[in-house]
Formats: sequence, structure tokens, C1' cells
RNA sequence: ACCCGAUAAAGGCAAACCCGGCGAAAGCCGGGGACGCAAAGCCACGGGCCUAAGGUCAAUGGGGUCUUCGCCGCAGAUGGCGAAGCCCUCGACUAUGAUCGCCGGGCCGCCGAG
Repeated sequence: ACCCGAUAAAGGCAAACCCGGCGAAAGCCGGGGACGCAAAGCCACGGGCCUAAGGUCAAUGGGGUCUUCGCCGCAGAUGGCGAAGCCCUCGACUAUGAUCGCCGGGCCGCCGAG
């Protein structure tokens, strides 16, 4: 120095969950909290996983104590059908989003029993 990682020492990080904030979401940030971690330090470079705002495609569908018009119809309140509008909702694909505590790769780093 490299590999390696001890029931060592000095320290470090912080999953779930809770509170506050950001975000369309995945998720992130701060505080609390510890399941774990020898790189659970840093970099989204490759793969994976997650999300789908925007975009593309499909269907122009489903729904409504809504509005307007037309037709039918009732003794009447009202009802039925159709069209247009408005509103709500639903599918597939897609990252430029996200994850380094999924794996690989790159960079840097504390300690040293064997």
C1' cells in the first nucleotide's frame, strides 16, 4: 500500500412510523425516532424498480338532483327519447421526474485485532 473487517476504540449515518414543509405523483427537505449500515459518504453513468405532470394513441366510451333546444307523452305535478353544452371519472404507452438504504460502475474517505 492492497485485500480484508474484530463482541476493539473514536466517532458517523438513520428504515418504518409521527409532526411540519415542498411536489401532480413517485419522492424529497427539516425535526423527532432507530430497522439496520464499514462506505447507508458523493456522482443518476448502465441496468432494475417506482411515478406519469406534460405528450402520444385508443375510446369519443361511462356517469350527472346541471343548462339549452327538439320530439313524444300526461288531467296535472311531471316523465321518456334524442342532440348540443358544461362538469366529474376511467385505459395503454412514454422520463425530461425519482431512487446511490436495488445491483453494477466511477470518485473520495475514518479505524486496524488477525